Predicted 3D model of a 1425-nucleotide RNA (small-subunit ribosomal RNA) from a metagenome.

[in-house]
RNA sequence: GCGACGAGUGGCGAACGGGUGAGUAAUACAUCGGAACAUGUCCUGGAGUGGGGGAUAGCUCGGCGAAAGCCGGAUUAAUACCGCAUAAGCUCCGAGGAGGAAAGCGGGGGACCCGUAAGGGCCUCGCGCUGCAGGAGUGGCCGAUGUCGGAUUAGCUAGUUGGUGAGGUUAAGGCUCACCAAGGCGACGAUCCGUAGCUGGUCUGAGAGGACGACCAGCCACACUGGAACUGAGACACGGUCCAGACACCUACGGGUGGCAGCAGUCGAGAAUUUUUCUCAAUGGACGAAAGUCUGAAGGAGCGACGCCGCGUGGGGGAUGAAUGGCUUCGGCCCGUAAACCCCUGUCAUUUGCGAACAAACCUUACGUUUUAAUAGAGCGUGAGCUGAUUGUAGCGAAAGAGGAAGGGACGGCUAACUCUGUGCCAGCAGCCGCGGUAAUACAGAGGUCCCAAGCGUUGUUCGGAUUCACUGGGCGUAAAGGGUGCGUAGGUGGUCAGGUAAGUCUGAUGUGAAAGCUCUGGGCUCAACCCAGAAAUGGCAUUGGAUACUAUCUGGCUAGAGGAAUGGAGGGGGGACUGGAAUACUUGGUGUAGCAGUGAAAUGCGUAGAUAUCAAGUGGAACACCAGUGGCGAAGGCGAGUCCCUGGACAUUUCCUGACACUGAGGCACGAAAGCUAGGGGAGCAAACAGGAUUAGAUACCCUGGUAGUCCUAGCUGUAAACUGUGCACGUUUGCUGUAAAAGGAAUCGACCCCUUUUGUGGCGAAGCUAACGCGUUAAACGUGCCGCCUGGGAAGUACGGUCGCAAGAUUAAAACUCAAAGAAAUUGACGGGGGCCUGCACAAGCGGUGGAGUAUGUGGCUUAAUUCGAUUCAACGCGAAGAACCUUACCUAGCCUUGACAUGCAAGUAGUAGAACCUUGAAAGAGGGACGAGGUAGCAAUACCAGCUUGCACAGGUGCUGCAUGGCUGUCGUCAGCUCGUGUCGUGAGAUGUUGGGUUAAGUCCCGCAACGAGCGCAACCCCUGUGUCCUGUUGCCACCCGAUCGAGAGAUUGGAGCACUCUGGACAGACUGCCUCGCUUAAACGAGGAGGAAGGUGGGGAUGACGUCAAGUCAGUAUGGCCCUUACGGCUAGGGCUGCACACGUACUACAAUGCCCGGCACAAAGGGACGCAAGACCGCGAGGUGGAGCAAAUCCCCAAAAACCGGGCCCAGUUCAGAUUGAAGGCUGCAACUCGCCUUCAUGAAGCUGGAAUCGCUAGUAAUGGCGCAUCAGCUACGGCGCCGUGAAUACGUUCCCAGGCCUUGUACACACCGCCCGUCACAUCAUGAAAGCCGUUUGUACCCGAAGUCGUCGUGCUAACCGCAAGGAGGCAGAUGCCGAAGGUAUGGAUGGUGAUUGGGAUGAAGUCGUAACAAGGUA
Repeated sequence: GCGACGAGUGGCGAACGGGUGAGUAAUACAUCGGAACAUGUCCUGGAGUGGGGGAUAGCUCGGCGAAAGCCGGAUUAAUACCGCAUAAGCUCCGAGGAGGAAAGCGGGGGACCCGUAAGGGCCUCGCGCUGCAGGAGUGGCCGAUGUCGGAUUAGCUAGUUGGUGAGGUUAAGGCUCACCAAGGCGACGAUCCGUAGCUGGUCUGAGAGGACGACCAGCCACACUGGAACUGAGACACGGUCCAGACACCUACGGGUGGCAGCAGUCGAGAAUUUUUCUCAAUGGACGAAAGUCUGAAGGAGCGACGCCGCGUGGGGGAUGAAUGGCUUCGGCCCGUAAACCCCUGUCAUUUGCGAACAAACCUUACGUUUUAAUAGAGCGUGAGCUGAUUGUAGCGAAAGAGGAAGGGACGGCUAACUCUGUGCCAGCAGCCGCGGUAAUACAGAGGUCCCAAGCGUUGUUCGGAUUCACUGGGCGUAAAGGGUGCGUAGGUGGUCAGGUAAGUCUGAUGUGAAAGCUCUGGGCUCAACCCAGAAAUGGCAUUGGAUACUAUCUGGCUAGAGGAAUGGAGGGGGGACUGGAAUACUUGGUGUAGCAGUGAAAUGCGUAGAUAUCAAGUGGAACACCAGUGGCGAAGGCGAGUCCCUGGACAUUUCCUGACACUGAGGCACGAAAGCUAGGGGAGCAAACAGGAUUAGAUACCCUGGUAGUCCUAGCUGUAAACUGUGCACGUUUGCUGUAAAAGGAAUCGACCCCUUUUGUGGCGAAGCUAACGCGUUAAACGUGCCGCCUGGGAAGUACGGUCGCAAGAUUAAAACUCAAAGAAAUUGACGGGGGCCUGCACAAGCGGUGGAGUAUGUGGCUUAAUUCGAUUCAACGCGAAGAACCUUACCUAGCCUUGACAUGCAAGUAGUAGAACCUUGAAAGAGGGACGAGGUAGCAAUACCAGCUUGCACAGGUGCUGCAUGGCUGUCGUCAGCUCGUGUCGUGAGAUGUUGGGUUAAGUCCCGCAACGAGCGCAACCCCUGUGUCCUGUUGCCACCCGAUCGAGAGAUUGGAGCACUCUGGACAGACUGCCUCGCUUAAACGAGGAGGAAGGUGGGGAUGACGUCAAGUCAGUAUGGCCCUUACGGCUAGGGCUGCACACGUACUACAAUGCCCGGCACAAAGGGACGCAAGACCGCGAGGUGGAGCAAAUCCCCAAAAACCGGGCCCAGUUCAGAUUGAAGGCUGCAACUCGCCUUCAUGAAGCUGGAAUCGCUAGUAAUGGCGCAUCAGCUACGGCGCCGUGAAUACGUUCCCAGGCCUUGUACACACCGCCCGUCACAUCAUGAAAGCCGUUUGUACCCGAAGUCGUCGUGCUAACCGCAAGGAGGCAGAUGCCGAAGGUAUGGAUGGUGAUUGGGAUGAAGUCGUAACAAGGUA
């Protein structure tokens, strides 16, 4: 000397960039303007850059401290610091003047000068420095407009508002201070509370709007919390300073340090949010002359399906339509060309090779050019060189192989997509409706299907749909919603003509509306997402020019709105005073006697102390009969005897006056029924509370007897009502008809009334129109305008809290939590009503006979039982299934047995004296074991095979097991009631209506007439059967009148054979009855009704069969059938015995009776309909009888059952528990049957119970019926039959009528019912859960006021201590510093208020909950509207 590193002085930067959104509702932001300002670096212009001085860090020495750090001595430099000079411009000014600046550094250089040299002067270039002016960009300040919710925040404000002066600031200003004045803001929302960064924009939406303010961009605010200033061009400063506080760390306990809302990262909280990465290569920033340095700005990479975009997971062929799986009607179908298999391709990923762009500058160098004295330097140009984090990335090539690559949700409706299994109101699902209680497309699984797809669903959020806050674009009679009514303030709105202005309005221009984004066009990444360029748009704001129709404003007019004046009639309009009669009550007196009053009926009450009744007189209060009327008046509330006084309004006529004076009306003020309150009066009647009597299960009610507040008056308060026309006020427009009140005009009249026109008011009906409908309709709910009030699902709730008002009661204003999926309106169809009308029915009534009492039979319940099998349960179960339980039936119980089974079909294997089987053993039988004997069919010549049989095994049989609420079929019932529907048309938005209703009539929706209906169907009726009359046919088994015989008989006559078919009858055909005829009635007619003729029958002649649409989840799985479930050596099958018959009791249905219209005995007459062969059985005989013996006849118009009985005739009984009644019991018998013990029927004898006509209640029947008498049949061996189904005999009474009970039909009405009144539904109480109000208090948050203390710090004052530069010769001075102090002042403290949140023993109501308790308030006339 050079280089590197470190420290220091100095300069610039650090105020940019980056982060966050706590605060802030305006010191903010957005848009547009403004004037009193500042500005480092940058650009332009022009002016300077002369000459001096004193320090200080570093370094060094010493000291203190744990550290952080600090103190002292010595020494030194500068573009650090300070004077002097100069001043173009600058600042001040008294306009004379005064003040005030700077800094150097680097490169090159020929002559000349200084110097020994280095170097310097000088010249030149560059970078600096100082002052000034201008610019650009940036910043500060001011104004206007816009910018969330709450009025349960209505008053706020003392530096507050203004002025004067001063201070302060870069700058205007109460920004600060002194003084003066008393202002300023506010319903156009001040103040207070809550919430919030604002914008470009983003999401959504057709738009208008609504919600939001991530990323990107602009602005603001903040940097641990609070306060403060310093430096600087810029900060009151994220990575600066000081102070206070909280927190954390270090410490030697003395003291210090820190601030990730920078980038990464950690912890905590949380449902949740990434790497402690690479590079300054690019873009940008700071510094530098530059190289360059710094840069968690930035550029990249990493992580995350977080979003958007693109791509792949393969393509083609492939039917046996494989297998698994799923479903199945068992045939098949689906998955499904899907797979396998064959042939291809090669994106992405994998391996491998090549391999970009983003880079051009600065700079270095060469050359050219300009400037220059110059080859320095600088500027410009050309060439070369240097620079890549991402990255060996993008891209390109090669290789291999379908190889590595699909899931999620849903499938009841909304909403695209369906089945099986499991489960059984369980488990679970669910966005809403809602699924699940044994057949779940809704749960779970599976198969299949649908939708999306590297995603798909869920959750949360915003907008939309939502015209559901309605500006575009809603409403208020009844759905939520008109203020109780008026007057009137602010506000909103406002007739007509002319003129001025130009605020609104319209139009042109200019400025602005940042960029990005959105849209369009074009372009770049292979496409797209993404990016780039351009255009458009940016509804706006501002400035300026113009227009003047409308609005506004000013001026002047007008009269149609409005008001005034004059005249007039009407009126329960209001207030006050006075007067009146009727009635009630009471008092006094007279007459008079036993009741009065009251009710559904009674009682309480009053009355012999004389009531009620009646007469006379009096007292007192209240209300005003008739008139009286959808009549009048009033703003509404409301107003009713008469007269007088005071007073308001409306209306009509005149068209004289004013000249828009008007309409509405937030707040405000006034009025405002009844009840209630205060004070004082009054008090007849009525009458809350209260008392008593009734009613009732109860009756704190309805009814009755009393009765106090109150009702009345005066003075005040209250301020509400279904204060309703559920309909705000005002104005205008829009077809009508008809009442009524008042008035004017007209016509007419002698005068009126009646009549006509107009107006005002008040009604009815209705056009258009409106309305969801109902309805409204010139008195609008129509069409328009103006203004006000109000509504926005139901409940909680018109409640709580707060405020205001009130004496109180309470009024007014007025939420939320929570809870539900409805609440509601109008209309429709039904059903129902202790709603109405009409009609029908043995429904009532009028009658006759019963039941309920007795005994017995039978069925049921209950009880019992091993079992007493099961079903049927109001009518419409109970003599029902059952037309026949001793065994069987039989399903039940006990016991013993069987297991491919008592019965059907199929398969396989085996078997041969097989099938069958006398008989034997055991047993109660079934069964088990043995077993002599002993067959058959088909094919084939036969062998043999097959069938049949047996055994074994497998499929399966079997079930009176469950579900009649899974079903079919059948049946009952309403009801043999007259109804139930359809097509087309019409009406209605629609559900629906009409038809089918109405007037008549009928047994009938039967028929007639009318009618927006016209037709039709199922029902009704008729057609069918029986029966009643006649005609014809038929003629045996029916018949026997006439005729002929026979027999018997005294005769009448009987029996019988022919002949016959007349009659009866059998059973076929036909006729007949139809309101056809007559009279009357109704409504002309018709339908129809009443009467009559004729007729066997007369008005469907009588009876039967026949049962509409539907209802009752009616009955039946036990008649059969049948889905599903269940059992399978048993829940199946066989057998014996028992049970279904059991008996303290209750009910239903019957029979027999209780007697004399009867019973008993004897005699005697007349049927019909049925049945008969494992049958009916005659005559005869036996038995008292049941019955027996026997067996003629008959498969039936022939024979038998078969006697009909009541009736009639005669006799007895004589009113009684009997000569009634026959139960029960004993004995002896008969019959059936394998068998009459449990448990059959009949006969005879004996016995001889209850019962003397039946309580409440209840049933049947209207004519050949009821009642009564017998006969037959089915089931069946017999029988419990007195039951059921039929037949004939005898044979009545009564119906005035439809008030009532019941049932039904039609019309109408109300409805909160629709599972349809056995409906719905309310409140207390009890229990559980939830949210909430009050509450002695307690604990927070926030804020106001007053005071105390007072850090840092600016400013001011002092500055005696200290002090280099300047002045002075010096002393000293100027200036400065430390220090002290004053004002202000954060945090802190004390006291006292406000607001708000949490919690709180206890307490209030509210909501919800499956079955709790008590009543029954509402819905129908809801049983008291």